[in-house]
Context: one part of a larger RNA
RNA sequence: GACGCUAGCGGUGUGCCUAAUGCAUGCAAGUCGAACGGGAUCCUUUGGAUUCGUCUGAAGGUGAGAGUGGCGAACGGGUGAGUAACACGUUGGUGACCUGCCCCAGAGAGGGGGAUAACUAUUGGAAACGAUAGCUAAUACCCCGGAUGUUAUUGAGUUUAGAAAUCAAUGACUAAAGCUCCGGCGCUCUGGGAGGGGCCUGCGUCCCAUCAGCUAGUUGGUAAGGUAAUGGCUUACCAAGGCAAAGACGGGUAGGGGGCGUGAGAGCGUGACCCCCCACACUGGUACUGAAACACGGACCAGAUACCUACGGGUAGCAGCAGCAAGGAAUAUUGCGCAAUGGGCGAAAGCCUGACGCAGCAACACCGCGUGGAGGAUGAAGGCCUUCGGGUUGUAAACUCCUUUUCUAAGGGAAGAAAAAGGACGGUACCUUAGGAAUAAGGCCCGGCUAACUACGUGCCAGCAGCCGCGGUAAAACGUAGGGGUCGAGCGUUAUCC
Numbered sequence: 001g002a003c004g005c006u007a008g009c010g011g012u013g014u015g016c017c018u019a020a021u022g023c024a025u026g027c028a029a030g031u032c033g034a035a036c037g038g039g040a041u042c043c044u045u046u047g048g049a050u051u052c053g054u055c056u057g058a059a060g061g062u063g064a065g066a067g068u069g070g071c072g073a074a075c076g077g078g079u080g081a082g083u084a085a086c087a088c089g090u091u092g093g094u095g096a097c098c099u100g101c102c103c104c105a106g107a108g109a110g111g112g113g114g115a116u117a118a119c120u121a122u123u124g125g126a127a128a129c130g131a132u133a134g135c136u137a138a139u140a141c142c143c144c145g146g147a148u149g150u151u152a153u154u155g156a157g158u159u160u161a162g163a164a165a166u167c168a169a170u171g172a173c174u175a176a177a178g179c180u181c182c183g184g185c186g187c188u189c190u191g192g193g194a195g196g197g198g199c200c201u202g203c204g205u206c207c208c209a210u211c212a213g214c215u216a217g218u219u220g221g222u223a224a225g226g227u228a229a230u231g232g233c234u235u236a237c238c239a240a241g242g243c244a245a246a247g248a249c250g251g252g253u254a255g256g257g258g259g260c261g262u263g264a265g266a267g268c269g270u271g272a273c274c275c276c277c278c279a280c281a282c283u284g285g286u287a288c289u290g291a292a293a294c295a296c297g298g299a300c301c302a303g304a305u306a307c308c309u310a311c312g313g314g315u316a317g318c319a320g321c322a323g324c325a326a327g328g329a330a331u332a333u334u335g336c337g338c339a340a341u342g343g344g345c346g347a348a349a350g351c352c353u354g355a356c357g358c359a360g361c362a363a364c365a366c367c368g369c370g371u372g373g374a375g376g377a378u379g380a381a382g383g384c385c386u387u388c389g390g391g392u393u394g395u396a397a398a399c400u401c402c403u404u405u406u407c408u409a410a411g412g413g414a415a416g417a418a419a420a421a422g423g424a425c426g427g428u429a430c431c432u433u434a435g436g437a438a439u440a441a442g443g444c445c446c447g448g449c450u451a452a453c454u455a456c457g458u459g460c461c462a463g464c465a466g467c468c469g470c471g472g473u474a475a476a477a478c479g480u481a482g483g484g485g486u487c488g489a490g491c492g493u494u495a496u497c498c
Stems, first nucleotide, its partner, number of pairs: 001494005008369006014362002016327001021325003025322003030071003035068002042061008078280003087205004092200003097197003102193007110144004119134006149173008178185002206252003213243003218240008255277004259270004282303005305316004333359001335358003341355001342353004372402004382393004407435006416425001442487005447468003453482005463470002
């Protein structure tokens, strides 16, 4: 964990181990008008018309939805399918590399141009989604100039096994964007930093030898291509190598670690929650964009599945949070809030955030509290046993006095919020007052192991059982009762591990 019986409360945690099976519905990634064109609606003022209902023009303000553009969407969240070394853990390397946003420093931002969405008109389609023509803007796009940028040549000198870097000259190539509430916010190039990442590398990491040989881009070289970068990473040519009983190759199983359980330790088992790393996102493949992806809620192709269709064609992907079906011994709410912490965007106000903070359900685990306390013998009644004298239940009850944790009712009522405002939780925690023992005990066991015994029933029957074993007419072992033992809001059973 599940199951059986039972059950008063609180705190802190945890909660699909099975079908990486399929999913109705809602939500989970947006934001910026201080980049841009535009402008629905509404408000104010004013002119005209009026059938007094209203209609319409102009000016000012407000600025929704949609669109271009920027940043984010590669984080956060889920799962463990694959993976036995391309992973993980650890030791190092990178003279073979990249880095948006952030920090520090230096330099710069001159001139010009053509489009396009939105929109308007026409139009195709059932829909999804388009087509044609016309108009327009930018921090979108393009061109010229242009350097302390890039590159080539020459020269100088320093470090190194080897690169490169620096300085000087000459030639060639290339960058920029503005907005503003005037405070700022941005743009381009270079150097450094921080943090992040790529690649290489030694060592360690399950079972089977009833798997013994494996390998042709295979092993190495030269050249070229490709990449941010090394490299058979890829290609051409050349050589014939490379691995293997210190277990290659093959098969099975499996995400790895910090840890967790157990144990005196050595060890053995394990990898839920939390943290780090990896892999995956219906199945398989591919690239695009970008600083970073070969990208869960992006694109394309193929496949399976499901849905819509006007039969022409389309749409979808919960291993996000809830929830549904199925499977299963078995695992929760289609809740509240962005108040806090953190994240994205924004100058900010703010918006978004099923991350997160909370609440709900479940004795699933651990911890804490309670179900009353003191007195009370004629040892009441009843039950059970009995040698019929009595014994036992048992101070247990009744009864008397007391207390109020808990409970019920009423009142008050937070912290969590840093200078203003702002609290989902929550009228919660907590505090005060009143009431009244009032609202609260069960489970398993009693032959030995193993703490705890009698009576009746049954008669190798019914049954018990973890092992030994009980039961065939006096059963402490079956069933019931009384009594007792042991744990206690739990107690037993079963499963797994030490």